[in-house]
RNA sequence: CUAUACAAAGGCAAACUCAUUGGAAAAUGAGGACGCAAAGUUUCAGAUCCAAUGCUUAUGAAUGGAUGGCUGGGCUGCAUAGA
Numbered sequence: 001c002u003a004u005a006c007a008a009a010g011g012c013a014a015a016c017u018c019a020u021u022g023g024a025a026a027a028u029g030a031g032g033a034c035g036c037a038a039a040g041u042u043u044c045a046g047a048u049c050c051a052a053u054g055c056u057u058a059u060g061a062a063u064g065g066a067u068g069g070c071u072g073g074g075c076u077g078c079a080u081a082g083a
Stems, first nucleotide, its partner, number of pairs: 001082004011036002016031006034069001040075003044072003047067004053062001055060001
């Protein structure tokens, strides 16, 4: 640097339930495991979602927000194998 087949030590935690926060998407904590070789981290790009603010005749989705377990990229990392 590349790969993730075996092995080992581990790690994370979907859906759902309860409590809390939020306008909502959703987030946090506890329980719980669908799965994950980066399911560690980062909104840089795209995508999806929300509709409080603003605009607007209605409506929509511009600002703003959310999703990193949507995809890609950046940064960091265990083990083993190869060069």
Predicted 3D model of an 83-nucleotide RNA (c-di-GMP-I-GGC riboswitch aptamer) from Paucisalibacillus sp. EB02. The source organism's lineage runs through Bacteria, Bacillati, Bacilli, Bacillaceae and Paucisalibacillus.